[in-house]
RNA sequence: GCCCCUAUAGCUCAGCGGUAGAGCGCUACAUUGGUAAGUUCCUUCGGGAAUUCAAUGAUGUAGAGGUCCCGGGUUCAAGUCCCGGUAGAGGCU
Numbered sequence: 001g002c003c004c005c006u007a008u009a010g011c012u013c014a015g016c017g018g019u020a021g022a023g024c025g026c027u028a029c030a031u032u033g034g035u036a037a038g039u040u041c042c043u044u045c046g047g048g049a050a051u052u053c054a055a056u057g058a059u060g061u062a063g064a065g066g067u068c069c070c071g072g073g074u075u076c077a078a079g080u081c082c083c084g085g086u087a088g089a090g091g092c093u
Stems, first nucleotide, its partner, number of pairs: 001092003005088003010024004018076001026063008037052006069085005
């Protein structure tokens, strides 16, 4: 220098030119498990029971979060098609 691939939410990734999505993560609420601790009761004073439950976990519901890498073009309409860049991975010389 040339060829090809990739770039979409915090992360991993979907997405026939016609409303931008999923899983995980995050936030709120509900339900539930739950040890420490508090309170009440019982006690043979060793402890036991009930209850409220921080931390933390599980499930459910709702929600927030995007310049679709950048700039142009085509089109009624572009994440998607075209051109040029940028960044990354690979190949060739």
Background
This is a predicted structure of a 93-nucleotide RNA (transfer RNA) from a Nanobdellota archaeon. NCBI's taxonomy places the organism under Archaea, Nanobdellati, Nanobdellota.